[in-house]
RNA sequence: AAUACUGCUGCAGGAGAGAGUCCCCGGGCCAUGGCCGUCGGGGAUCGCCGAAGGCGCAACACGCUCGGAAACGCUCAGGCAAAAGGGCUGUGACAGUAGU
Numbered sequence: 001a002a003u004a005c006u007g008c009u010g011c012a013g014g015a016g017a018g019a020g021u022c023c024c025c026g027g028g029c030c031a032u033g034g035c036c037g038u039c040g041g042g043g044a045u046c047g048c049c050g051a052a053g054g055c056g057c058a059a060c061a062c063g064c065u066c067g068g069a070a071a072c073g074c075u076c077a078g079g080c081a082a083a084a085g086g087g088c089u090g091u092g093a094c095a096g097u098a099g100u
Base pairs, nucleotide, nucleotide: 001100003098004097005096006095007094009092010091011090012089013088018046020045021044022043023042024041025040026039027036028035029034030033047080048079049078053076054074055073056072060067
């Protein structure tokens, strides 16, 4: 110094699925009991999605119920306008390891 891998980080890309319904509080509007996605928060309930995280397992292994992968499965969590987030992909910086 080039290369590969790992960690961290910047940048770019990045899917799916109801701005569902009802209620409460705040807030707002009209004005005295009404209205309101124009907003924020909370609760209940129905439907839905899989790509934060989490959980499950085939081969195989085993000390024999125990280990064991995923883009598979589940949907606990999360999510279902936009924004945000987003496994992952590309690329750059830094650090470490390997090896020439």